[in-house]
RNA sequence: CGAGUAAACCGGGUGACCGCCCCAAUGCAAUUGGGGAGGAAAGUCCGAGCUCCACUGAGCAGGGCGCUGGGUAACACCCAGGAGGGGAGACCCUACGGAAAGUGCCACAGAAACACACCGCUAACGGCCGGCUUGCCCGGCCCGAGUAAGGGUGAAAUGGUGAGGUAAGAGCUCACCAGCAACUAGGAGACUGGUUGGCUGGACAAACCCCGCUUGGAGCAAGACCAAAUAGAAGGGUUCAACUACUCCAGAGUCUGCGGACUCUGCGAUAAGUUUAAGGUGCUCGGCCGAGACCCUUGGGUUGGUCGCUUGACCUUGAUGGUAACGUCAGGGCUAGAUGGAUGGUCACCGCUCCGACUUGGUCGGGGCACAGAACUCGGCUUAUAGGUUUGCUCGCCCA
Numbered sequence: 001c002g003a004g005u006a007a008a009c010c011g012g013g014u015g016a017c018c019g020c021c022c023c024a025a026u027g028c029a030a031u032u033g034g035g036g037a038g039g040a041a042a043g044u045c046c047g048a049g050c051u052c053c054a055c056u057g058a059g060c061a062g063g064g065c066g067c068u069g070g071g072u073a074a075c076a077c078c079c080a081g082g083a084g085g086g087g088a089g090a091c092c093c094u095a096c097g098g099a100a101a102g103u104g105c106c107a108c109a110g111a112a113a114c115a116c117a118c119c120g121c122u123a124a125c126g127g128c129c130g131g132c133u134u135g136c137c138c139g140g141c142c143c144g145a146g147u148a149a150g151g152g153u154g155a156a157a158u159g160g161u162g163a164g165g166u167a168a169g170a171g172c173u174c175a176c177c178a179g180c181a182a183c184u185a186g187g188a189g190a191c192u193g194g195u196u197g198g199c200u201g202g203a204c205a206a207a208c209c210c211c212g213c214u215u216g217g218a219g220c221a222a223g224a225c226c227a228a229a230u231a232g233a234a235g236g237g238u239u240c241a242a243c244u245a246c247u248c249c250a251g252a253g254u255c256u257g258c259g260g261a262c263u264c265u266g267c268g269a270u271a272a273g274u275u276u277a278a279g280g281u282g283c284u285c286g287g288c289c290g291a292g293a294c295c296c297u298u299g300g301g302u303u304g305g306u307c308g309c310u311u312g313a314c315c316u317u318g319a320u321g322g323u324a325a326c327g328u329c330a331g332g333g334c335u336a337g338a339u340g341g342a343u344g345g346u347c348a349c350c351g352c353u354c355c356g357a358c359u360u361g362g363u364c365g366g367g368g369c370a371c372a373g374a375a376c377u378c379g380g381c382u383u384a385u386a387g388g389u390u391u392g393c394u395c396g397c398c399c400a
Stems, first nucleotide, its partner, number of pairs: 001396010012350007020036006038371001042382002045380005050219004055287006062215005067081005082096001083094004097210002102208002104204001106202001118151002120147003125144002127141005132135001159177006178200001180197007223307004233298007241275003247269002249266007279289002314333008351369008
C1' cells in the first nucleotide's frame, strides 16, 4: 500500500423570521424561561413490567425450548466453551437430546431398502458325460451347490484400505482407521485421551413419538374515575335451596308492686349469619369465595372529560470483581407525552458527495444528501439504509 475479517460511531450543524405542542413562574389571559421524533420509532416474531379476571395447591392437556456452563427481571436473547462442517488464515455456520421403547415412511432406479442375486466368480461337495493306467484318477458340463470380493443402481445396500487365506470368497485371520461396549485418566460439564474386546444392517424425529427443562388467560381499544342522557324498556328460555331471633306482629296462658316479666302457638314478617347451587378467563380434583346467576331476540341512550401517560430492571462518569456477557460501590443528569393526532416552513452560511470551468494548493458555478415519524414502557430478534469515520486481527506485496 492492497485484499479480507470482526466490532463501534456519525448520518446533519449554526443564525434570523414566522408557526405548533408540553412544563414552570400562576387560578385565567398576555409575557418570560426550559424542553420537543429513531438506530431502526418499522415487522408485531419472542420475553417481561403493568392492568383486569378475588384467588390458590396438585395433576393433566396444549404450547415453548433442546450440546455444556454462565449472565439476565425473563427469553427462542447475550457471553464463554465443546462437537460437526466451511475457509490458506483471521473468522463464519448449526437441521446440536434420543433411531438399541414403539409406530411410520424411503419415490424412481436397482436382484434386493430389515433384505429374495441381474451381470458375475468357483468347480471344493452332489449329479451328468467321456477317457483310461479302474483310482477318493484325469478331463468336460454348470443342473443342483458355494459365494457377495469385482461390475451395475442409489442419498443409503452386512464398516473402510491393505495383506494373508480360500475352489472362489467373506473380519475367516492380521495391521491401521471409523463405529460400539467395558475399564481408566483429565475436566464443574458438554467432551477429550489411553487400554482391551468382540466384529459391527442405512437415511428421516423441521415424521408421530420418547426424554429433560419450562409454562394461568386476556390485553393500554388493559383498566379506574367523573359528568350527561335514556326506556329500572319489551319478549322468550334454563336454573333457584335449606336452616336460624333473646327483634317485630297476632293469639292464648301464668305472675304482677300495673311500669311490665315469663311461657307456648303461628307451616306470620324481617334476615346480619350458617350450609350450599350456578359461577369464579384451558380441563380434572381439593381448598377458598359465593343466593341469585346465565343465555337469546327486538328496541333505546351515551361516543364527552380526567387519569393510566412517562423517575425507568433509565442514561452517564469513575473505581472495582469477572476471560466475557454482566455485577457492586460512589458521583452527576431528567432527556417528547400528542389525541383526527404537535416536534414544522422560508432564507443564508457551514458539512459531506458528484459534475464542469479556472490558477496545483484552492476558487467559482450547478446538482444531490439514505432508510425513514413516537402513541403505556423496557430487554431482544428480523428487515431497510446515500454517504462518512475509527479500532483490532489475518493474508499478500514493497522498503528498512
Predicted 3D model of a 400-nucleotide RNA (Bacterial RNase P class A) from a Dehalococcoidia bacterium. The sequence was found by an Rfam model in a public genome assembly. Model confidence (mean pLDDT): 76 of 100. It matches the Rfam family "Bacterial RNase P class A". Rfam classes the family as a ribozyme.